[in-house]
Context: one part of a larger RNA
RNA sequence: GGGUGAACGUUGGCGGCGCGCCUAACACAUGCAAGUCGAGCGGGGAAGACUCCCUUCGGGGAGGGUUCCCAGCGGCGAACGGGCGAGUAACGCGUGGGUGACCUGCCCCAGAGACGGGGAUAACCCCUGGAAACGGGGGCUAAUACCCGAUGCCCUGGCCGGGGUUAGAGGCCCGGCCAGGAAAGGGUUCUGGGUACCGAAAGGGCCCAGCGCCGCUCUGGGAGGGGCCCGCGUCCUAUCAGGUAGUUGGUGGGGUAACGGCCUACCAAGCCUGCGACGGGUAGGGGGCCUGAGAGGGUGGCCCCCCGCAUGGGGACUGAGACACGGCCCCGACACCUACGGGUGGCAGCAGUGGGGAAUCGUGGGCAAUGGGCGAAAGCCUGACCCCGCGACGCCGCGUGAGGGAAGAAGGCCUUCGGGUCGUAAACCUCUUUUCGGGGCGAAGAGAGAGGACGGUAGCCCCGGAAAAAGUCACGGCUAACCACGUGCCAGCAGCCGCGGUAAGACGUGGGUGGCGAACGUUACCC
Numbered sequence: 001g002g003g004u005g006a007a008c009g010u011u012g013g014c015g016g017c018g019c020g021c022c023u024a025a026c027a028c029a030u031g032c033a034a035g036u037c038g039a040g041c042g043g044g045g046a047a048g049a050c051u052c053c054c055u056u057c058g059g060g061g062a063g064g065g066u067u068c069c070c071a072g073c074g075g076c077g078a079a080c081g082g083g084c085g086a087g088u089a090a091c092g093c094g095u096g097g098g099u100g101a102c103c104u105g106c107c108c109c110a111g112a113g114a115c116g117g118g119g120a121u122a123a124c125c126c127c128u129g130g131a132a133a134c135g136g137g138g139g140c141u142a143a144u145a146c147c148c149g150a151u152g153c154c155c156u157g158g159c160c161g162g163g164g165u166u167a168g169a170g171g172c173c174c175g176g177c178c179a180g181g182a183a184a185g186g187g188u189u190c191u192g193g194g195u196a197c198c199g200a201a202a203g204g205g206c207c208c209a210g211c212g213c214c215g216c217u218c219u220g221g222g223a224g225g226g227g228c229c230c231g232c233g234u235c236c237u238a239u240c241a242g243g244u245a246g247u248u249g250g251u252g253g254g255g256u257a258a259c260g261g262c263c264u265a266c267c268a269a270g271c272c273u274g275c276g277a278c279g280g281g282u283a284g285g286g287g288g289c290c291u292g293a294g295a296g297g298g299u300g301g302c303c304c305c306c307c308g309c310a311u312g313g314g315g316a317c318u319g320a321g322a323c324a325c326g327g328c329c330c331c332g333a334c335a336c337c338u339a340c341g342g343g344u345g346g347c348a349g350c351a352g353u354g355g356g357g358a359a360u361c362g363u364g365g366g367c368a369a370u371g372g373g374c375g376a377a378a379g380c381c382u383g384a385c386c387c388c389g390c391g392a393c394g395c396c397g398c399g400u401g402a403g404g405g406a407a408g409a410a411g412g413c414c415u416u417c418g419g420g421u422c423g424u425a426a427a428c429c430u431c432u433u434u435u436c437g438g439g440g441c442g443a444a445g446a447g448a449g450a451g452g453a454c455g456g457u458a459g460c461c462c463c464g465g466a467a468a469a470a471g472u473c474a475c476g477g478c479u480a481a482c483c484a485c486g487u488g489c490c491a492g493c494a495g496c497c498g499c500g501g502u503a504a505g506a507c508g509u510g511g512g513u514g515g516c517g518a519a520c521g522u523u524a525c526c527c
Stems, first nucleotide, its partner, number of pairs: 001527004006523005013398006019391002021356001026354003030351003035076003040073002043070005050063005083309003092234008102226003107222007115149004124139006154181010185214002188212001190210006197204002235281003242272003247269008284306004288299004311332005334345004362388001364387003370384001371382004401431004411422004436464006445454001471516005476497003482511005492499002
């Protein structure tokens, strides 16, 4: 000199864009943060209109259809998005490769198919336990839920034959035999047909078929995503020198989507290490960021990629995907409810509270945009996100007025008492209006149309009035800026050198001056 997620002191007008718990991965009241689909399914409830019947004229009952609400079964999502950095010195990350050892829901392309049958169970009804949370028993019922059988374009496994590629084939390609392996329907437009239902009719309802649509099954390929493996790189410590028993390798077996000591039995005795094993300490890694001429040093906050974690620890279930933040089970600590028998909970999601701390924000608005989930769609959900608010925390822009105005008011300070200086500074005159106050108009962001949280905001126009807007640090040398008084090694200053003991440019105050300016200093840390 530059830098910061800063803090502290004094001061503080406006705007734009950013950033904002670095400490206790401490504990959390309350609300919200993941749902959606009735075009998969059966129910429960409500509404008003229609038709018929009864009527004491209030209404009641029945029918079929419509709309809405509710939980339940079922599907998809909930593994994304959002948070945090505890742990981790590791194939965790970075980079370059490998997979002849692998998986992949939704999406795209292609081939083939979807036949026949069956038994349940929620909801609901009845009984019943419990303070509650939550159950138990009996009865009924549906499906794109579940099961059995059939078929097999194909797929998988076993045996056999052939082929090419390769360093290497059980795995790739072709063929044969045997065995095993699928499925689900739905609504609707149109067309055609049926009807014993409603209606006087028009028409409606119901049923069947066909094309299209959304789905279902098996398979091949793709896209995107992921698993695993390897080379190289990746902090300090030798006052850590030896470490290791599933340890190192093999064989058989198991397990996985898959290789593997991943697991297991047996066999062998290996394996790592001074190019630092093992141990200890510290730490998420990178793109980047800061500094620097560079080399390098420092750093990893915001944003993006990867990893890890979700009260501490362990475990599996479901699933294409998890060993799963707002799922489940167990143990622990903690907290809450209780009728004392037993239950409930997990903000490192968004806000917010207590606590800790030098220190870090609103219990705001909206799904209008972008993106995501579900849905055929309308749409619903979305504290992701888009906005608004608070904070000079940072960067940038603007303003606090402009021109004129005395050989120079008053006042302050100094003085050699002549004067000098603050100083064109003020007053005063003329002018302007960013910002400020008032009034009016009023967006873009939006797509074929409707739809804007921000927002009556930005912006534009008119009116008013210099009006309401400057501080802070320093002035001995380094270092730019000096006098007076007070004090008297006191009180104090101080980054270093050093000042202060009676004329102190170094302390305190005043005047003046210098620097920077909505900031200026200080502290901490990095180059």

Small-subunit ribosomal RNA, 5' domain from an uncultured Anaerolineaceae bacterium, 527 nucleotides, folded computationally.
Model confidence (mean pLDDT): 85 of 100.
The full RNA is in RNAcentral, with records from SILVA.